[in-house]
Molecule: transfer RNA
Organism: Cohnella caldifontis
RNA sequence: GCUGAUGUAGCUCAGCUGGUAGAGCAACGCAUUCGUAAUGCGUGGGUCGGGGGUUCGAGUCCCUUCAUCAGCA
Numbered sequence: 001g002c003u004g005a006u007g008u009a010g011c012u013c014a015g016c017u018g019g020u021a022g023a024g025c026a027a028c029g030c031a032u033u034c035g036u037a038a039u040g041c042g043u044g045g046g047u048c049g050g051g052g053g054u055u056c057g058a059g060u061c062c063c064u065u066c067a068u069c070a071g072c073a
Base pairs, nucleotide, nucleotide: 001072002071003070004069005068006067007066010025011024012023013022019056027043028042029041030040031039049065050064051063052062053061
């Protein structure tokens, strides 16, 4: 330099054919306990890597860009 993959909650990841962004773990609160752990119930947490476009509507489609990884040279 060329090609491809990945980027979504603190972490690991879903998200179908474009139609209200989710799960598990973690965190926090309450209950239980002499106390801790465990367990049960509940709560909060997201510019979907950045920018632009298409559309009534974009995590999803298109363009561009950044980061990481892999392959080729």